[in-house]
RNA sequence: CGCUCAUCGAGACCGGCUGAGGGACAGGCCCUUGGACGCCGGGGCAACCUGCGGGACUAACCCUCCCGAAAGGUGCCAACUCCUGCGGAGCCGCCCGCGUUGCGGGCCAGAGGCUUCCGAGAGAUGAGUC
Numbered sequence: 001c002g003c004u005c006a007u008c009g010a011g012a013c014c015g016g017c018u019g020a021g022g023g024a025c026a027g028g029c030c031c032u033u034g035g036a037c038g039c040c041g042g043g044g045c046a047a048c049c050u051g052c053g054g055g056a057c058u059a060a061c062c063c064u065c066c067c068g069a070a071a072g073g074u075g076c077c078a079a080c081u082c083c084u085g086c087g088g089a090g091c092c093g094c095c096c097g098c099g100u101u102g103c104g105g106g107c108c109a110g111a112g113g114c115u116u117c118c119g120a121g122a123g124a125u126g127a128g129u130c
Base pairs, nucleotide, nucleotide: 002129003128004127005126006125007124008123013042014041015040016039017038021031022030023029025085026084027083028082043077044076045075048073049072050071052068053067054066055065056064081122086119087118088117089116090114091113092112093107094106095105096104097103098102
C1' cells in the first nucleotide's frame, strides 16, 4: 500500500511555540489574528486490542458471550463521518369532504425542490492478514 471484519448521531481541556490558513476530495456551510491548523508539555474522553476481576456455559480448563474497573497498545478531545456526492423510497400543488398539527376522494404536472428515511460508494479508527 492492498484485502477482510467491526464501529462511526454519545464523550473529552489548560498552557507554551509558531503565524494563515483549516475542516480528506468536489460543491456547500462552518472554524480561524479575540490566533485556527500544526508541534511540545500536562490533563481528559473512550473501551477497538492485550492483560486483570466477576458472572454464564462446562465434570473441569480452554473457547465464546455478558458485566466491571482501566495497567499496557492504539485512537480521539468543533459542528451527525458538519451536510451532500450514486441508487431507491417518501414528501410537496389545486379542489371537495371529514373525526383537521392530519385522513379520504378527485384533478393537474411529468419537471423541479427537500436530505425525511434506507442502502451503496468514499473517508476515519481498531483488529487481523499480506
Molecule: SAM riboswitch aptamer (S box leader)
Organism: Gammaproteobacteria bacterium